[in-house]
Parts: sequence; C1' cells; structure tokens
RNA sequence: GGAAUUCUUCGGGGCAGGGUGAGCGAAAGCAUAUUCCCGACCGACGGUGACAGCGUAGCUGAAGUCCGUGAACUGCGAAAGCAGCCGAUCUGGUGAGAUUCCAGAACCGACAGUACAGUCUGGAUGAGAGAAGAAACGU
Repeated sequence: GGAAUUCUUCGGGGCAGGGUGAGCGAAAGCAUAUUCCCGACCGACGGUGACAGCGUAGCUGAAGUCCGUGAACUGCGAAAGCAGCCGAUCUGGUGAGAUUCCAGAACCGACAGUACAGUCUGGAUGAGAGAAGAAACGU
C1' cells in the first nucleotide's frame, strides 16, 4: 500500500399563519382538520459535477426531479432470501462542454389509522443503502 473476514459505533427532515366545517348542541353557539382550501415547510445513501470556500502540489462543501442504491408495498418461501413494483424539471443565461453552476418558473413524495396526510399517530427502542473506527490474519 492492496484485497477479503470479524466486531463496534453512527446512520431522515418537515404545516408558521389564515379559511372552511366533519362533528357536538334544543338553540345561541362551539369547533385543534398539521388530512379539505389558501399559504408555509422538508429533502436518506453512493456516483457525477465546469461552482464556492480555504491555511492552495491540495483539501473541504455542493443535484429531492441525471445514473444507481435503500426503506415501504405486492407475490413466493419455515427461514435466509428471491422476484416484482419503485415519484417528480423545464425555460433562459454563460460556456468547447451543465437536466449539476447562475436566474426564473414548475413538479414529486410507501403502507395502516383518522374528516381525504410528503409533514400527525402507528408498525419503528425496527430495518437499512451506506459512513467511520477497531481487531486478528496474509502479502
């Protein structure tokens, strides 16, 4: 310095404010719907990256919508696991080159519960892509 093995730790964020009224009530009226409407807010992991910063042979950061992965869901299985499914971006600018930079405008988000949920509650003190570290072995 390289490859494989074992172990440990880590490993997801988010409805401010307003309206309506399901419902309750004899009525007046009440109403915390984070689910509807207006609006607000959020962006897992690896790769790429022309940008940015710094102590500048370099280091660090940088894509929700590009390439791939993961959870969930569906089927099979005693299990391990295998298979399926698997959301969403354009326009303009610069340039040799950008779905990544700059500007603007859009769009997307498992299942169960409940007044219809990306944001609440729950499976989940779970699982997990992966990140960091340690150990022993071999070269």
The RNA shown here (FMN riboswitch aptamer (RFN element)) has 139 nucleotides.
Its Rfam family is "FMN riboswitch aptamer (RFN element)". Rfam 15.1 lists 6,230 matches to the family in 5,120 species.
It was read from a public genome assembly, where an Rfam model found it.